[in-house]
Context: one part of a larger RNA
RNA sequence: CUCUCGUUAAGGAAUUAGGCAAAAUGGCCCCGUAACUUCGGAAGAAGGGGCGCCUUCUUGGGUGACAUUUCUCGCAUUUGGAGCUCGGGAAGGCCGCAGUGAAAAGGCCCAAGCGACUGUUUACUAAAAACACAGGUCUCUGCUAAGUCGUAAGACGAUGUAUAGGGACUGACGCCUGCCCGGUGCCGUAAGGUUAAGGGGAGAGGUUAGACAUCUUCGGAUGUCGAAGCUUUGAACCGAAGCUCCGGUAAACGGCGGCCGUAACUAUAACGGUCCUAAGGUAGCGAAAUUCCUCGUCGGAUAAUACCCGACCUGCACGAAUGGCGUAACGAUUUGGGCACUGUCUCAACGAGAGACUCG
Numbered sequence: 001c002u003c004u005c006g007u008u009a010a011g012g013a014a015u016u017a018g019g020c021a022a023a024a025u026g027g028c029c030c031c032g033u034a035a036c037u038u039c040g041g042a043a044g045a046a047g048g049g050g051c052g053c054c055u056u057c058u059u060g061g062g063u064g065a066c067a068u069u070u071c072u073c074g075c076a077u078u079u080g081g082a083g084c085u086c087g088g089g090a091a092g093g094c095c096g097c098a099g100u101g102a103a104a105a106g107g108c109c110c111a112a113g114c115g116a117c118u119g120u121u122u123a124c125u126a127a128a129a130a131c132a133c134a135g136g137u138c139u140c141u142g143c144u145a146a147g148u149c150g151u152a153a154g155a156c157g158a159u160g161u162a163u164a165g166g167g168a169c170u171g172a173c174g175c176c177u178g179c180c181c182g183g184u185g186c187c188g189u190a191a192g193g194u195u196a197a198g199g200g201g202a203g204a205g206g207u208u209a210g211a212c213a214u215c216u217u218c219g220g221a222u223g224u225c226g227a228a229g230c231u232u233u234g235a236a237c238c239g240a241a242g243c244u245c246c247g248g249u250a251a252a253c254g255g256c257g258g259c260c261g262u263a264a265c266u267a268u269a270a271c272g273g274u275c276c277u278a279a280g281g282u283a284g285c286g287a288a289a290u291u292c293c294u295c296g297u298c299g300g301a302u303a304a305u306a307c308c309c310g311a312c313c314u315g316c317a318c319g320a321a322u323g324g325c326g327u328a329a330c331g332a333u334u335u336g337g338g339c340a341c342u343g344u345c346u347c348a349a350c351g352a353g354a355g356a357c358u359c360g
Base pairs, nucleotide, nucleotide: 001355002354003353004352005351006350007349008348010346011345014344019341027051028050029049030048031047036041038172052094053093054092055091056090057089058088059087060086061085062084063083066080067079070076071074095099107339108338109337110336111335112334113333114331115330119131120130135170136169137168138167139166140165141164147156148155149154173326174325175324176323178256179255180254183253184252185249186248187247188246192244193243194242198238199237203233204232205231206230207229210225211224212223213222214221215220257275258274259273260272261271284318285315296312297311298310299309300308
């Protein structure tokens, strides 16, 4: 010097991102216990007091030696009760610094955010405000159910049957959940438009028995037309779902304005005008886990506070089941404040053990 411990004058968080770590609290009995509350809780709230040993008295329980009563004489029954033992209470006394004498054994309070809660999670850097949850809503599914796995057979769903099963979102409880269906999705409707294969076959092309014309060495050659058949194509017309069209639907995906003027100080604008939109953000909340400007402004707490709490509203860019706002209880959660307590610190010191160092 390092590690693990012990103690410390005065102060007591001045340390630090932060009381991290340490200290403090701690058991049992008694007294006492607030706001708030879903009346269960909060609560061991908080805050106090007692606790050892000896003697005496008293009281409750257990066991029950022995004695005793009655008769139906029994493994019956009645009463008293020594001793031993487990507790409670009272009085007096004794000792120490100290009596749950060692060890083991909640620190507490106030306010706020988030999540209702118990639970679950990143095995090996995250335990949380994330996931789940009971509850709520929408939607699909009539049973050979929907959905899922499998090529199939088949299986799960379910030996269930809409008070059931699948999917999606939200997330106890309380008060609530506004407007928009123009876009996208889904559902419904089937009149019109569009539309495939297929049907249909008007026609068109190719091929050539043959006909005609010209030429001819009379063998034929060339040109034009061309039936049937075969073949290459092929218009009109018929033709489903879908798309289009029409309507519904937002606890479906989603969305929820701008400019100008106006009141008898000023300021502001209940009010008016105008443009655009499918409709222009309702209730509630709001510098917020959301506020850039920003350490907004005011108030509280401090000697002093970028944090915190209460307000204001100018919401860059809250907002109603991508839920809004509250909320008792709960939390190894996050933030701020206080009491107690302390070597966290002012500022370090001493001691113990184990290393380090030397020799072996």
Molecule: large-subunit ribosomal RNA, domain IV
Organism: bacterium